Annotation: The RNA shown here (transfer RNA) has 75 nucleotides and comes from Candidatus Dadabacteria bacterium UBA1144. Its Rfam family is "tRNA". The family's RNA type in Rfam is transfer RNA. Its mean pLDDT, the model's own confidence on a scale to 100, is 83.
RNA sequence: GACGGUGUAGCUCAGGGGUAGAGCGACGCUCUCAUAAGGCGUAAGUCGGAGGUUCAAAUCCUCCCACCGUCACCA
Numbered sequence: 001g002a003c004g005g006u007g008u009a010g011c012u013c014a015g016g017g018g019u020a021g022a023g024c025g026a027c028g029c030u031c032u033c034a035u036a037a038g039g040c041g042u043a044a045g046u047c048g049g050a051g052g053u054u055c056a057a058a059u060c061c062u063c064c065c066a067c068c069g070u071c072a073c074c075a
Base pairs, nucleotide, nucleotide: 001071002070003069004068005067006066007065010024011023012022013021018055026042027041028040029039030038048064049063050062051061052060
């Protein structure tokens, strides 16, 4: 440099045009003599960035960024 993949909550991930979600973690309550486990609830997101298409974009298109892989090139 070429091609491909990944980027969504603190962590691990789902969702691929029509209300942004799960598990774990955090916090509060409950339960218990007490702790853990269990139960109920709450908070936490510019969906990597910018632009475009659309009535509507996390989702489709373009460019860019970061990481991973394969190939090529140079030394």